Notes:
Predicted 3D model of a 473-nucleotide part of an RNA (small-subunit ribosomal RNA, 3' major domain) from a metagenome. It matches the Rfam family "Bacterial small subunit ribosomal RNA". Its family is annotated with structural constituent of ribosome and ribosome in the Gene Ontology.

[in-house]
Context: one part of a larger RNA
RNA sequence: UGACGGGGACCCGCACAAGCGGUGGAUGAUGUGGAUUAAUUCGAUACAACGCGAAAAACCUUACCUACCCUUGACAUGUCCGGAACCCUGCUGAGAGGUGGGGGUGCUCGAAAGAGAGCCGGAACACAGGUGCUGCAUGGCUGUCGUCAGCUCGUGUCGUGAGAUGUUGGGUUAAGUCCCGCAACGAGCGCAACCCUUGUCAUUAGUUGCCAUCAUUUAGUUGGGCACUCUAAUGAGACUGCCGGUGACAAACCGGAGGAAGGUGGGGAUGACGUCAAGUCCUCAUGGCCCUUAUGGGUAGGGCUUCACACGUCAUACAAUGGUCGGUACAGAGGGUUGCCAAGCCGCGAGGUGGAGCCAAUCCCAGAAAGCCGAUCGUAGUCCGGAUUGGAGUCUGCAACUCGACUCCAUGAAGUCGGAAUCGCUAGUAAUCGUGGAUCAGCAUGCCACGGUGAAUACGUUCCCGGGUCUUG
Numbered sequence: 001u002g003a004c005g006g007g008g009a010c011c012c013g014c015a016c017a018a019g020c021g022g023u024g025g026a027u028g029a030u031g032u033g034g035a036u037u038a039a040u041u042c043g044a045u046a047c048a049a050c051g052c053g054a055a056a057a058a059c060c061u062u063a064c065c066u067a068c069c070c071u072u073g074a075c076a077u078g079u080c081c082g083g084a085a086c087c088c089u090g091c092u093g094a095g096a097g098g099u100g101g102g103g104g105u106g107c108u109c110g111a112a113a114g115a116g117a118g119c120c121g122g123a124a125c126a127c128a129g130g131u132g133c134u135g136c137a138u139g140g141c142u143g144u145c146g147u148c149a150g151c152u153c154g155u156g157u158c159g160u161g162a163g164a165u166g167u168u169g170g171g172u173u174a175a176g177u178c179c180c181g182c183a184a185c186g187a188g189c190g191c192a193a194c195c196c197u198u199g200u201c202a203u204u205a206g207u208u209g210c211c212a213u214c215a216u217u218u219a220g221u222u223g224g225g226c227a228c229u230c231u232a233a234u235g236a237g238a239c240u241g242c243c244g245g246u247g248a249c250a251a252a253c254c255g256g257a258g259g260a261a262g263g264u265g266g267g268g269a270u271g272a273c274g275u276c277a278a279g280u281c282c283u284c285a286u287g288g289c290c291c292u293u294a295u296g297g298g299u300a301g302g303g304c305u306u307c308a309c310a311c312g313u314c315a316u317a318c319a320a321u322g323g324u325c326g327g328u329a330c331a332g333a334g335g336g337u338u339g340c341c342a343a344g345c346c347g348c349g350a351g352g353u354g355g356a357g358c359c360a361a362u363c364c365c366a367g368a369a370a371g372c373c374g375a376u377c378g379u380a381g382u383c384c385g386g387a388u389u390g391g392a393g394u395c396u397g398c399a400a401c402u403c404g405a406c407u408c409c410a411u412g413a414a415g416u417c418g419g420a421a422u423c424g425c426u427a428g429u430a431a432u433c434g435u436g437g438a439u440c441a442g443c444a445u446g447c448c449a450c451g452g453u454g455a456a457u458a459c460g461u462u463c464c465c466g467g468g469u470c471u472u473g
Stems, first nucleotide, its partner, number of pairs: 004473002007471007015461002019425005026316008034307002042053002064302007073127001077126002079123005086103007107116003129291002132289003138285002140280003143276001145274001150189006156165003169180003195268004200236007209226003214223002239262001242256005318418001322377007334365003339358002344353003384415001389410007431453007
C1' cells in the first nucleotide's frame, strides 16, 4: 500500500422481509454424469458447465467405429510429357473404384508449320494435408465481478523511503452526481448526455393505406375525398423551467400547478483500470511439437439416438376460476418465386386435387387463443390426465429397419398439488393465452421476437448473500 476479520460506522441491490407463481414428488422432452459399447467424436464442470458450442445427427453434416480402397494426393504453386473441354455407353463391384467401346475437335496469335491461354490425363520431386497435442507459448473473440462507481495521471506540497495528498471531511445524488470546505491546482478513462425505440402534438406527403360528408355496393366494392386512422421524413416538447416549503444565502430534497409525459418518463444499445494462468489451438489466425503408403484422402454400413441408475433445464398434468360440445368477437410483429399458395372439389383427418393472385401497406401463410353467450358433466382416478402399446394411413426425401414428423381407430399408465431444500419476479412486470421467425427437403415441449388478458406486495434494513466508502486489528 493492499487483502482479510463470526471488528466498527454509513450506504446500495428481488439480498432479506411482504407478496405472487414455480422447482424438488408423477409422466414425457432435452442436456450432463455414470455405466455400456467396435464406436457411443470432441469441447464446456461452483456462482460464470449441464434445451451450453449445436439457428435442426436418417444419408450428408461427422470430426468416432468396422470393412474396402488411394498415395504429389479431395485442395494450392512450380517443372516436363500427352490430349480440346466434354458427351453417350458395356462389364464388374456394397460403393469408392477397376476395365473397355464410340462420338467430338472450340478460343487467341499466325499465310502455314507451330506457339499460347483455359481445361483434362500422366510422371518425378519440392510440397500439400492433419477437427493431431499444447488456451499453462499466443492473437482475436467471449464469460464474470458489474452498468458496480470506481481506476488513474501531470505539476506542486509532505515523508529518509515505500508512499501520502488530490480521491479524505460536511451535505447531496442512481452516480468520484453536484455544492461547500480543504496544500493542493488541474486533467484523462469511466458516470451522465449525444444514438435507437416507445409515449403527445404539428408540418409535409396520400397509394397498395384510411372513410367524416355525398352517391353506390354482398363487401371502402366503385365514383369522390385526404378530415380522421395509419404510414415515414422533418420539427416541437421536459429544463427542477414556474410556485410554496425545508436547507448553509449552496447543491439538493418534499409538495403543487400546468402538461400526453415530471424530476434518469419506459425500454434498448453502450461494459473504465483490472480479476479469475476463467473459456476457446474444433470458427478463424498462429509459435513449438508430432503424423507423412498415414494421425492425410475416398466410399459403404454402423455410431453420436445404448440404459440398472444420479443430477440440471423445461413441457404436460393432477381438474369445476375446470373438461367437452355449439355459436360469436378483438391483435401485433414477421415470412414468401427452387417460394407463399386462395376459391372450388375429394377425404373423419393428416392430406390430396385444383389452379386464381402475389417479387407483396395490393395476393398468400392466416382460423389468433385465452375472452363472451348457451348446453352438459357433479368430485369420481372421473366426460380429469394423457404416457404406453396394437392396427390402419399421410407427407418429406435416392432412402424413414436401426432412427422422422403428423393423422385416424382402439388402448387408456403414473399422477389427487409434491420431504429436506431451492428459483424467478416490483407494473403493462409476474402469472396466463395464443402468433410469427431463424435453422430447415422433412423434423421444436428449445431459442429469438410479437401482441391479448392482467394482479398481489414492499412495515422496514435486525438477519442471509453480493457490492461500495471511511475507519480499526

The coordinates come from a structure-prediction model, not an experiment, and the mean pLDDT is 86.